This is a predicted structure of a 73-nucleotide RNA (transfer RNA) from Corticimicrobacter populi. RNAcentral holds the sequence, with entries from Rfam. The same sequence occurs in records of 3 taxa. Rfam family: tRNA. Gene Ontology term of the family: triplet codon-amino acid adaptor activity.
RNA sequence: GGCCUUGUAGCUCAGUCGGUAGAGCAGAGGAUUGAAAAUCCUUGUGUCGGUGGUUCGAUUCCGCCCAAGGCCA
Numbered sequence: 001g002g003c004c005u006u007g008u009a010g011c012u013c014a015g016u017c018g019g020u021a022g023a024g025c026a027g028a029g030g031a032u033u034g035a036a037a038a039u040c041c042u043u044g045u046g047u048c049g050g051u052g053g054u055u056c057g058a059u060u061c062c063g064c065c066c067a068a069g070g071c072c073a
Stems, first nucleotide, its partner, number of pairs: 001072007010025004019056001027043005049065005
């Protein structure tokens, strides 16, 4: 330098034929207990890495950039 993959809630990750974003864990509040643990109930206003473009509409498609990993040279 070229190519590929990944970048979504505090953490681990779903979300694939474009239609206004979810799970588990963690956290918070409550019930229960003399007090705890366990158990049960409730609870997410996430610039979907950034910036442009296409579209009525983009996490999802396209360009560029950034970060991490890998292959080639």